[in-house]
RNA sequence: GGAGUCGGCCGGACAGCCGCGUCAUCGCUUGCGAUGCCGAGGAAAGUCCGGGCUCCACAGGGCACGGUGCCAGGUAAUCCCUGGGCGGCGCGAGCCGACGGAAAGUGCAACAGAGAGCAGACCGCCGAUGGCCGUCCCGACCGCUCCGGCGGGUGCGGCGGCACAGGCAAGGGUGAAACGGUGCGGUAAGAGCGCACCGCGAGUCCGGCAACGGACCGGCACGGCAAACCCCACCGGGAGCAAGACCAAAUAGGGACCUCAUGGCGCGGCCCGCGCCGGGUCCGGGUAGGUUGCUCGAGCGUAUCGGCGACGACGCGCCUAGAGGAAUGGCUGUCCACGACAGAACCCGGCUUACAGGCCGGCUCCGCCC
Numbered sequence: 001g002g003a004g005u006c007g008g009c010c011g012g013a014c015a016g017c018c019g020c021g022u023c024a025u026c027g028c029u030u031g032c033g034a035u036g037c038c039g040a041g042g043a044a045a046g047u048c049c050g051g052g053c054u055c056c057a058c059a060g061g062g063c064a065c066g067g068u069g070c071c072a073g074g075u076a077a078u079c080c081c082u083g084g085g086c087g088g089c090g091c092g093a094g095c096c097g098a099c100g101g102a103a104a105g106u107g108c109a110a111c112a113g114a115g116a117g118c119a120g121a122c123c124g125c126c127g128a129u130g131g132c133c134g135u136c137c138c139g140a141c142c143g144c145u146c147c148g149g150c151g152g153g154u155g156c157g158g159c160g161g162c163a164c165a166g167g168c169a170a171g172g173g174u175g176a177a178a179c180g181g182u183g184c185g186g187u188a189a190g191a192g193c194g195c196a197c198c199g200c201g202a203g204u205c206c207g208g209c210a211a212c213g214g215a216c217c218g219g220c221a222c223g224g225c226a227a228a229c230c231c232c233a234c235c236g237g238g239a240g241c242a243a244g245a246c247c248a249a250a251u252a253g254g255g256a257c258c259u260c261a262u263g264g265c266g267c268g269g270c271c272c273g274c275g276c277c278g279g280g281u282c283c284g285g286g287u288a289g290g291u292u293g294c295u296c297g298a299g300c301g302u303a304u305c306g307g308c309g310a311c312g313a314c315g316c317g318c319c320u321a322g323a324g325g326a327a328u329g330g331c332u333g334u335c336c337a338c339g340a341c342a343g344a345a346c347c348c349g350g351c352u353u354a355c356a357g358g359c360c361g362g363c364u365c366c367g368c369c370c
Base pairs, nucleotide, nucleotide: 001366002365003364004363005362006361007360008359009358010357012335013334014333015332016331017330018329020039021038023036024035025034026033027032028031041341045352046351048350049349050348051347052346053240054239055238056237065236066235067234068233069232070084071083072082073081074080085099086097087096088095089094100231101230105229106228107225108224122172123171124168125167126166129165130164131162132161133160134159135158136157138155139154141152142151143150144149180198181197182196183195184194185193199220200218201217203216204215205214206213207212244292245291246290247289254283255282256281257280258279259278263277264276265275266274267273299318300317301316302315304313305312306311336339
């Protein structure tokens, strides 16, 4: 100097003027005015997880259903975070991972292919062994012989061939996947048949809390799919601030007591009895409306200590929107690198998604110079 990777931060600045909202104080004409403080975000978003809070339900246990899923830790809690393991990618810093169990059971695998699970032989290789054919030598046998041999014939032999029985699964071919891989030996050809390395293992020992790793040993069985059912471990009651709480009219209805009252009406043949009817006082529930929940909180900043870290402990300092048709905007000036995505509505912790541009730091790789 170039290329990359990880983490943190900012996201127009300053000044003046006008405007908007809550709150506090003051003023008065009681809903307006004045003054003052404060007034959106890193995502306020999606509402995908987890919790606080509130109401409802609930003895305990089990079943069912749903979720989570390498191990250990952090936390109020988590589908989050940290550290570690394993697998994959990258020269590396580093990044990515639905990453429990297939030896509990049930199941699934289209098409192609000979064969798809305790399988299979299409092409191919061999044909050792058995069979068949040829040939040769040799041996037994038969015939001829001039006794030197010649001819025939046979198989317990050799050689060559066929590929019938049979052997094989190395190679080809099909497939997402073909019953360990590579090499050497071996063999008729082959084959964990033997050996080395790799892979594999309900073996042993060692290290580690564990996931897991290492060494030795064993032998080639035990293929894949659990984002199929399932098994195992852990977690899970429901609804949500339009939750909920308080105050509380008018009208209608309810309850208690008093009264009209030796009353009236109804049921009934009559009595008793029961029910209904007027007025007054009080009580309680609901509706309209109002108040609250509402922002001091698992809060923010910082120092020290413990921890690799997430985080925790402790001290000091700070107060930082809270509306309810719902405020946070505009103008001017100067400057620059000309300003992105986007706006609270009960709160908090995460995740995910959107984002012009800029700043800082750690680390890695390459080139050059000293």

Model confidence (mean pLDDT): 76 of 100.
Bacterial RNase P class A from Alterluteimonas quercicellularis, 370 nucleotides, folded computationally.
RNAcentral holds the sequence, with entries from ENA.
Lineage of the source: Bacteria > Pseudomonadati > Lysobacterales > Lysobacteraceae > Alterluteimonas.
Its Rfam family is "Bacterial RNase P class A". Rfam classes the family as a ribozyme.